The prediction has a mean pLDDT of 84. A computed fold for a 520-nucleotide part of an RNA from an uncultured bacterium, annotated as small-subunit ribosomal RNA, 5' domain. The full RNA is in RNAcentral, with records from ENA, Greengenes and SILVA. Rfam family: Bacterial small subunit ribosomal RNA.
Context: one part of a larger RNA
RNA sequence: GAUUGAACGCUGGCGGAAUGCUUUACACAUGCAAGUCGAACGGUAGAGGGGGCAACCCCUUGAGAGUGGCGAACGGGUGAGUAAUAUAUCGGAACGUGCCCUAGAGUGGGGGAUAACGUAGCGAAAGUUACGCUAAUACCGCAUACGAUCUACGGAUGAAAGUGGGGGAUCGCAAGACCUCAUGCUCGUGGAGCGGCCGAUAUCUGAUUAGCUAGUUGGUAGGGUAAAAGCCUACCAAGGCGACGAUCAGUAGCUGGUCUGAGAGGACGACCAGCCACACUGGGACUGAGACACGGCCCAGACUCCUACGGGAGGCAGCAGUGGGGAAUUUUGGACAAUGGGGGGAACCCUGAUCCAGCAAUGCCGCGUGUGUGAAGAAGGCCUUCGGGUUGUAAAGCACUUUUGUCAGGAACGAAACGGUGGGGGCUAAUACCCCCUGCUAAUGACGGUACCUGAAGAAUAAGCACCGGCUAACUACGUGCCAGCAGCCGCGGUAAUACGUAGGGUGCAAGCGUUAAUC
Repeated sequence: GAUUGAACGCUGGCGGAAUGCUUUACACAUGCAAGUCGAACGGUAGAGGGGGCAACCCCUUGAGAGUGGCGAACGGGUGAGUAAUAUAUCGGAACGUGCCCUAGAGUGGGGGAUAACGUAGCGAAAGUUACGCUAAUACCGCAUACGAUCUACGGAUGAAAGUGGGGGAUCGCAAGACCUCAUGCUCGUGGAGCGGCCGAUAUCUGAUUAGCUAGUUGGUAGGGUAAAAGCCUACCAAGGCGACGAUCAGUAGCUGGUCUGAGAGGACGACCAGCCACACUGGGACUGAGACACGGCCCAGACUCCUACGGGAGGCAGCAGUGGGGAAUUUUGGACAAUGGGGGGAACCCUGAUCCAGCAAUGCCGCGUGUGUGAAGAAGGCCUUCGGGUUGUAAAGCACUUUUGUCAGGAACGAAACGGUGGGGGCUAAUACCCCCUGCUAAUGACGGUACCUGAAGAAUAAGCACCGGCUAACUACGUGCCAGCAGCCGCGGUAAUACGUAGGGUGCAAGCGUUAAUC
C1' cells in the first nucleotide's frame, strides 16, 4: 500500500446492488418447512334440489378418515469426522437405472383375503384386542411367451390391470357388448441422463514417530453382490509395505476459485458453483429404481417432557425465533405473481426452494449537504514587534437553482402460457371425443400505489473524524512542570514543550474517519 463474512470508539442525509453465528456439530418453547391423486377403490358427514304421510329414497356437489399409486433418496442445512473408503485431472471394465425418448410383442381366464365400517371390550394417555361385513390398478394362482433367463443344447423357467371420453350400424329391457380415442399395465430392444466400481498422478506438519502388517500378501474352492475384488469363509503358500518416509502423532472437508504480488510465489477456501461427509451419540437393517434414509423404522445410551406410576413422547447442522457462549452476526414478515420441483388428464393443491419486503454504513458503487456575486477586508475569536496579521469571499447582503427531502397528481416492465373462440391438419366408420399448428381474445402481480413521470413551495431537510517533532502533508498561544500524560519506531515531559491537555489556525480523508485483529 492492498484486502476482510470483521469488531470497537466518535459521527451519521439518500439510493442501487451485495453480504450478515467465523465462537458451543451447545440446548431448544412456538409456528411453518412434503405432499398429492375420486380419471385406481369401497364408502360418506354436510349443503342444495326433487319424490314420499313418515321411516326413507333419488339427483347434483362433496369435507374428514381409510386401502392403493407416485413422491417423500430432490430441494434446504452444516463442516463434526475424513490425510485418503475424500477431492482434482486423466484413463478403465466386470455393472445398475423409476420417470423420459425409441424398435417389437402382449394385455386371456379365475381365486381368496383385508383396512375402512359395524358390534363388544382394555387403557390416564400413546394406543390396542376379539368377532362380523366389503372393494380395487392391493394380493395369489392358471393359460399364453416375440424378446428374456438358465441349459447337460434334449429342454426348462417366468408376465400383466384396468380407468376415462365419444359413438353410426348390429345385439341387448337396461347396464352394456361392440367400435374408436386417450392413458395405464406386462415382457423386452436401443438411447439419454444419472449412479456404483477399479487404476495412475497430485494434495499440510512432525524422524525429539523407523520399522509396520496375520485376512495380513498371493493362490485354489465355495459363498456373496447390480457388478470386479480377501468383500466373506475353508484349505495351501509366506508373502506385502517402508528413508522416493511405511507406521504413528498432530492439524484439516476437497476443488473451481478468493486475497496479495510486476511475476514467481505466499496465505485463504465466507458468499456463488461442483463433489464428499453428517443429521442428539453409537449400531442395524426394512421398503424401494434409488437410502442403510435430516423433518422413516428398530436396539442401546445421554438429555428433556407427559403420566392416573402401570407406561408413553421427542430430536431446528430446514425458515423464523429463544436461552447460552462470544468482541460479534438480522424478522417468530408477504406471496406462490414469476422461475423451478412433487402429485394430478386437467382445474388445481403443496412448496420457509424461490421471488420479495424488514433490520444492520458490514463492505462496494453513485448522489447530495447548494450556485454565482459580494471588501466597509464588518463584528467576534486567535496571535501580535501594538503598526498590524489571520480566520476571510468566509459570513452578512444581492441574484439564482431545486438533485435529495416534504406535499399533491398520474403510474409501470416483470404476464403469456394454460383457458375461450375461428381456421387448417392428424386419428377414426364418424362432422363425435382427443391431439397438433395457427389468427383473435378474456383472466391472473407478493413486491406495490413501489420504481418512474409531472407539478408546488422553499437554501429550505443533511458533516464529521483523525492528525499537525522526524519518518509524514500540516504551527502558534496558554496550562502543566520527569507530574499529568503521549508513543508504530526514534523518542517527548525536570518552568519559555511546534511531541502532554485546551484553544485558534492548518493538513488529510469524507458519510464516513480512526483504532484493534488478520493475510500478502